[in-house]
Molecule: c-di-GMP-I riboswitch aptamer
Organism: Pseudobacillus wudalianchiensis
RNA sequence: ACAAGGAAAAGGAAAUACUAUGGAAACAUAGUUACGCAAGCUGUAGGAGCUAAGGCGGUUCUCUGCUAGGCUAGCCAGCUGCCGAA
Repeated sequence: ACAAGGAAAAGGAAAUACUAUGGAAACAUAGUUACGCAAGCUGUAGGAGCUAAGGCGGUUCUCUGCUAGGCUAGCCAGCUGCCGAA
């Protein structure tokens, strides 16, 4: 220096729950909390999933099916980065 890897060290952001706000919803933002985490960044670059306002149908007229420009990166994935013990 590279690398297997993520034990340790130095750091980091934070699940869930509660409150408030936004949103049709999924969910997001802020504060508190700390489950876990190489879980940093990236959503018509890729896959997978969630929701269905609007749109297009079907209708027993009330419902219902499909659909992402919406959302999830702590589902995979891509890119970047710290250390480099057995």